RNAcentral holds the sequence, with entries from ENA. Predicted 3D model of a 359-nucleotide RNA (Bacterial RNase P class A) from a Burkholderiales bacterium. Its mean pLDDT, the model's own confidence on a scale to 100, is 77. It is recorded under the gene name rnpB. Rfam family: Bacterial RNase P class A. Rfam classes the family as a ribozyme.
RNA sequence: GGAGCCGGCUAGGCAGCCGCUGCGCCGCAAGGUGUGGAGGAAAGUCCGGGCUCCGCAGAGCAGGAUGCGGGGUAACACCCCGGCGUGGCGACACGACGAACAGGGCCACAGAGACGAGUCUUGCCGCCAAAGUCUAGUUCCCGCAAGGGAUGCGAGAUGGAGGCGACAAGGGUGAAACGCGGCAACCUCCAUCCGGAGCAACACCAAAUAGGCAAGCGUUGAGGCCUGCUCGGCCGAAGCUUGCGGGUAGGUGGCUUGAGCCCACGGGGUAACCCUGGGCCCAGAGGAAUGGCUGUCAGGGCGGACUGCGGGCAACCGCGGACCGCCUACAGAACCCGGCUUACCGGCUGGCUCCCACU
Numbered sequence: 001g002g003a004g005c006c007g008g009c010u011a012g013g014c015a016g017c018c019g020c021u022g023c024g025c026c027g028c029a030a031g032g033u034g035u036g037g038a039g040g041a042a043a044g045u046c047c048g049g050g051c052u053c054c055g056c057a058g059a060g061c062a063g064g065a066u067g068c069g070g071g072g073u074a075a076c077a078c079c080c081c082g083g084c085g086u087g088g089c090g091a092c093a094c095g096a097c098g099a100a101c102a103g104g105g106c107c108a109c110a111g112a113g114a115c116g117a118g119u120c121u122u123g124c125c126g127c128c129a130a131a132g133u134c135u136a137g138u139u140c141c142c143g144c145a146a147g148g149g150a151u152g153c154g155a156g157a158u159g160g161a162g163g164c165g166a167c168a169a170g171g172g173u174g175a176a177a178c179g180c181g182g183c184a185a186c187c188u189c190c191a192u193c194c195g196g197a198g199c200a201a202c203a204c205c206a207a208a209u210a211g212g213c214a215a216g217c218g219u220u221g222a223g224g225c226c227u228g229c230u231c232g233g234c235c236g237a238a239g240c241u242u243g244c245g246g247g248u249a250g251g252u253g254g255c256u257u258g259a260g261c262c263c264a265c266g267g268g269g270u271a272a273c274c275c276u277g278g279g280c281c282c283a284g285a286g287g288a289a290u291g292g293c294u295g296u297c298a299g300g301g302c303g304g305a306c307u308g309c310g311g312g313c314a315a316c317c318g319c320g321g322a323c324c325g326c327c328u329a330c331a332g333a334a335c336c337c338g339g340c341u342u343a344c345c346g347g348c349u350g351g352c353u354c355c356c357a358c359u
Stems, first nucleotide, its partner, number of pairs: 001355010012297007020037007039330001043341002046339005051198004063194005068082005083097001084095004098189002103187002105183003115179001118167001120171002123164003127160002132158004137153002139150004202253004212244006219236001223235004260280005266275003299328006306321006
């Protein structure tokens, strides 16, 4: 100098003006004033807990999750340390990483055959064989010979179909070939863990209207009964008044002091983490606030025209400088925590590895 690996932090600054909102204070009120007011992921809602209500003697079944060893933690599928495997020269990264003689299932293509059995070739035994090829023999022809030739002859091999034998050996296929192979992110078995629903949980206060219940009024208020009719008596719909109760709208709590944050040049531990001491209060809204505008400064990116240096015949290319314009991320709490995953213009910073050159 180049190429990489693993972390940590940050997420524009300042000023002015105008707004929104929690709390405190002042004020009868309107309002004023002080102070606090999004994130590293607030996101996905994928795991684990707190909390609330419901369920629950205990155990089992079903269902789900996890799965090398040890540790951390409230808990975890998270984190740390170690082992093993895979990838990388390396820093390092990734891994559901228990069990395949408990059982079932599956194993593409190729191959005879993928765990059931079966036999492509090779071995042995005879059988068939039109032609061709090869091998040696034999017959005939040519030639002195070497040798050459034939619609020659019969065999053997090659070829076809079958039997025996073997998994013993060799060939061939395949990731794997009989070895009780491989696969459990297939069922399954083993071990451990797990009750359900969720702040729209849940608790409290509580209109209007319409139901419900109770009491009273109401008999010139329908009707029924005693009774065929009248009187009388009893029951009594509707209606009116009062009270009670459930629930709705609405309101309040739950709600932010908590597995909380910061510091230690304190302690323990390789580490995750734990202990001790000190300091701090750091959104709590809820149809839902946390914002908008202007100016200025700063980092980065893109474009325009200009310029310096280097290269090139040139067109142009590379590096740098100042000017102008535009852009400047992902995304936003909703009961609260611990994780994981995903998104993200950029900037700062720590440690480590490999290569090249020089000393």